[in-house]
Background: The part of an RNA shown here (large-subunit ribosomal RNA, domain VI) has 253 nucleotides and comes from a Pseudomonadota bacterium. Its Rfam family is "Bacterial large subunit ribosomal RNA". The source organism's lineage runs through Bacteria, Pseudomonadati and Pseudomonadota. The full RNA is in RNAcentral, with records from ENA.
Context: one part of a larger RNA
RNA sequence: CGCGGGAUUCUUGAGAGGAGCCGUCCCCAUUACGAGAGGACCGGGAUGGGCAGACCUCUGGUGUACCAGUUGUCCCGCCAGGGGCAUCGCUGGGUAGCUAUGUCUGUAACCGAUAAGCGCUGAAAGCAUCUAAGCGCGAAGCGGGCCUCAAGAUAAGGAAUCCUUUCAGGCCCCAGUUAGACUAACUGGUUGAUAGACCGGGAGUGUAAGGCCCGCGAGGGCUUGAGCUAACCGGCACUAAUAGGCCGAAAGC
Repeated sequence: CGCGGGAUUCUUGAGAGGAGCCGUCCCCAUUACGAGAGGACCGGGAUGGGCAGACCUCUGGUGUACCAGUUGUCCCGCCAGGGGCAUCGCUGGGUAGCUAUGUCUGUAACCGAUAAGCGCUGAAAGCAUCUAAGCGCGAAGCGGGCCUCAAGAUAAGGAAUCCUUUCAGGCCCCAGUUAGACUAACUGGUUGAUAGACCGGGAGUGUAAGGCCCGCGAGGGCUUGAGCUAACCGGCACUAAUAGGCCGAAAGC
């Protein structure tokens, strides 16, 4: 820009893409078959590998915004308590998120048309013949079925609802994240929980500081599962989403 008014929400699916894999064990059955050794078809069940998708409950990883321990040195006048630097100084843990080696799910069933092949009926050709007319069965393959995209599918589809003059709706702007390089998308903008602060919870670390007690002291004990705490879950308008601006419809009647 188009889709014969302008919009919002929900859709149909022409078409396109993806997937399509392979074992082992058990039952049937130590059956059929076979002298025996051995050992099935068909059908049913269980469990793996590969591959793919999703997810973070579990097991782990990461976690330079969390907690603790600790070395050297400089600083906060000293003690105590802290801060800076040293690969995040080193070390032990670790929330969210992200993640695989973790978890869950899928690979089909089924239907249609077939290949080789197997048949029915059946002439030409009194017989025979799956074929010439006609009919049936039959593959991990083909078309559906499953997953994804999809009306610029210009044959531009459908449904519901809204709108009659700057309206319906949208954008700018702002707070943001389930999104993200930017943009876009999505959630909000006071008729408000969108982000921050604060409060509560969860979760992590592992018993803070100060005081008291014990010990000559290094240190230990009690107060104390203490103190501190990020991204998580809630609550709460305290702060900030204020105020406002712009775009926006008739072929037909």